The RNA shown here (c-di-GMP-I-GGC riboswitch aptamer) has 92 nucleotides and comes from a Deltaproteobacteria bacterium.
It was read from a public genome assembly, where an Rfam model found it.
The model forms 95% of the base pairs in the Rfam consensus.
RNA sequence: UUAGAUAAAGGCAAACCGUCCGAAAGGGUGGGACGCAAAGCCACUGACCUAAGUCUGUAAUAUAUGAGGAUACGGUCGCAGGGUUGCCUAAU
Numbered sequence: 001u002u003a004g005a006u007a008a009a010g011g012c013a014a015a016c017c018g019u020c021c022g023a024a025a026g027g028g029u030g031g032g033a034c035g036c037a038a039a040g041c042c043a044c045u046g047a048c049c050u051a052a053g054u055c056u057g058u059a060a061u062a063u064a065u066g067a068g069g070a071u072a073c074g075g076u077c078g079c080a081g082g083g084u085u086g087c088c089u090a091a092u
Base pairs, nucleotide, nucleotide: 001091002090003089004088011036012035016031017030018029019028020027021026034078040084041083042082044081045080046079047076048075049074053071054070055069056068060065
């Protein structure tokens, strides 16, 4: 530098359950393993999820309530790309 078929040292941990945080999406933590060669880290780009707040506003009526719609400043790095760091093994 390239690669990840086998092995070894090991590592992480989906769904689900308990508990805590959150309006939600989702997250922390304990249990648990579907998987993962960066499933380490960074929401930078695209994508996706959510909509408290904000904007809008159906019907009804007393201008207050408010269905529905739009929206990320909220999330997902275990969606892809990019950035960055690194273990083991093999080849060069």